[in-house]
Context: one part of a larger RNA
């Protein structure tokens, strides 16, 4: 220069508690803001920033008794979630091989590699700090073992898996509103109001099981130059005949003599007392009707042309292998389930030199008005933005 610019979008009071010390910490009660997001899970990233208790020198655009700073300790718990001991795309990598002064480079069978495919757990309840992981309580899957029973079964054959876009009616749940239903609570003030009053609340998952339903699909039977060998499996070809099969999402019944539930509501014990312990423990009511109704569910129908991944894994058929079970089925009651991840953050914790008006994929989506995910008000739940 200069105590200049500046202190980075934003409502806060007010009382009371800590305390050396308070506009900025703690708690309470008004206000007030978001409310397809400032709310809830989660990919990726970060790496402990999570949670107790202490503590102010430095970070914190002020200030501090506070912190995502600092000291000390704590905390992440799986057969079933997600990865892996399955698959496989793009790609990459590549025994042999082919190219190249060298270095290397291209690729076959294979190997690896999710953004995909396949695959068994729900509800509740608890910590200061984790929970589909710990508890309860009910289930599934695989394996071992036992006991009976006999075929079994590819690395191969074939079927599924298996896939675009748009459109279009129905069905169904989720949610949610209404109730002179039902449970529960309130009754002071008033001109009046015990009534058709007011306020609150009004559930229950996986699994098992049974009916039925959208939609799918014929079946039996005989022949047989395809399916690199075989086949009873698929294809193709005849016959003959209308029944039969499969079945999603949901429904109801059990799981449910259970959880949960609005309310009620303790005591020990601490404290000189409000009062803390605490809406903890314990106790525990209804649980219907009726309507709207999804972008959920059932990759279904239906029409376009520009024709919409493989590969395991299940089915099925033989080759082979066997009658000693190694193998594959039933049924029991015991026993076993390996590894990695799991805390917190989704923005003051990632990316951006910052506690930066920027960027950051997916999932949920309450009323009132309203076509609407807009808008404006709110619920559920966050916030009051570091002068």
């Nucleotide at each position: 220069g200069a105590g200049u610019a500046g202190c980075g979008a934003a409502a806060u009071g007010u009382c009371a508690g800590u305390g050396a010390g308070a506009a900025u910490c703690u708690g309470a009660c008004a206000c007030a803001c978001c409310g397809a997001u400032u709310g809830c899970c989660u990919a990726a990233g970060g790496u402990u920033u999570c949670c107790a208790g202490g503590g102010g020198a430095a970070g914190g655009u002020u200030c501090g008794u506070c912190c995502g700073c600092c000291c000390u300790g704590g905390g992440u718990a799986a057969g079933u979630c997600g990865g892996g001991a399955c698959c496989u795309a793009a790609g990459a990598u590549g025994a042999g091989g082919c190219c190249g002064a060298a270095a290397g480079g291209c690729g076959u069978a294979g190997u690896c590699g999710a953004u995909g495919g396949a695959c068994a757990a729900c509800u509740g309840g608890u910590u200061g700090a984790u929970a589909u992981u710990c508890c309860a309580g009910u289930a599934c899957c695989c394996g071992c073992g036992u006991a009976c029973a006999a075929g079994u079964g590819a690395u191969g054959g074939a079927g599924u898996g298996a896939c675009a876009g748009a459109g279009a009616a129905g069905g169904c749940u989720a949610a949610c509103a209404u109730g002179a239903g039902c449970c529960g609570g309130c009754g002071a003030u008033u001109g009046g109001u015990a009534g058709u009053g007011c306020c609150g609340g009004u559930c229950u998952a996986a699994g098992u099981a049974a009916a039925a339903u959208a939609g799918c699909u014929g079946u039996a039977g005989c022949g047989u130059a395809g399916g690199c060998a075989a086949a009873u499996c698929c294809g193709c070809g005849c016959u003959a005949u209308a029944a039969g099969g499969c079945g999603a999402a949901g429904u109801u019944a059990u799981g449910a003599u259970g959880g949960g539930g609005a309310g009620u509501g303790a005591a020990c014990g601490g404290g000189u007392g409000a009062c803390c312990u605490a809406g903890u423990a314990a106790c525990g009511a209804a649980g219907c009707a009726u309507g709207u109704g999804a972008u959920g569910c059932a990759a279904g129908c239906u029409c376009u042309c520009a024709a919409g991944a493989a590969a395991a894994g299940c089915u099925u058929c033989u080759a082979a292998c066997g009658u000693u079970a190694a193998u594959u089925g039933u049924a029991c009651u015991g026993c076993g389930g390996c590894c990695c991840g799991u805390a917190c953050c989704a923005a003051a914790a990632c990316c951006g030199a910052c506690a930066c008006a920027g960027g950051u994929g997916g999932g949920c989506a309450a009323g009132g008005a309203g076509a609407a995910u807009a808008u404006c008000c709110u619920g559920a739940g966050g916030u009051g933005a570091g002068c």
Background
The part of an RNA shown here (large-subunit ribosomal RNA, domain III) has 387 nucleotides and comes from a metagenome. The RNAcentral record of the full RNA draws on SILVA. Rfam family: Bacterial large subunit ribosomal RNA. Its family is annotated with structural constituent of ribosome and ribosome in the Gene Ontology.